Transfer RNA from a Halieaceae bacterium, 84 nucleotides, folded computationally. Its Rfam family is "tRNA". Rfam classes the family as a transfer RNA. It was read from a public genome assembly. Its mean pLDDT, the model's own confidence on a scale to 100, is 82.

[in-house]
RNA sequence: GCCGGAGUGGUGAAACUGGUAGACACGAGGGAUUCAAAAUCCCUUGCCAGCGAUGGCGUGCCGGUUCGAGUCCGGCCUCCGGUA
Repeated sequence: GCCGGAGUGGUGAAACUGGUAGACACGAGGGAUUCAAAAUCCCUUGCCAGCGAUGGCGUGCCGGUUCGAGUCCGGCCUCCGGUA
């Protein structure tokens, strides 16, 4: 150089063939229980705006297709594997 694969919250991972992104688990915060703790159980846990109801944005980056994109197409970046 060429070929193939991968990139999603703090972490590991889901998202069925384009149709509610982050299920589930871990971690973290709060609470219950306890004399206190461990264990267990419950709630919360991307960002921005708003008193709030709610709204907007967010899948490595930039574009495109589409009513609709994590998913399809083009270019680029990073990592892994193969190849001369």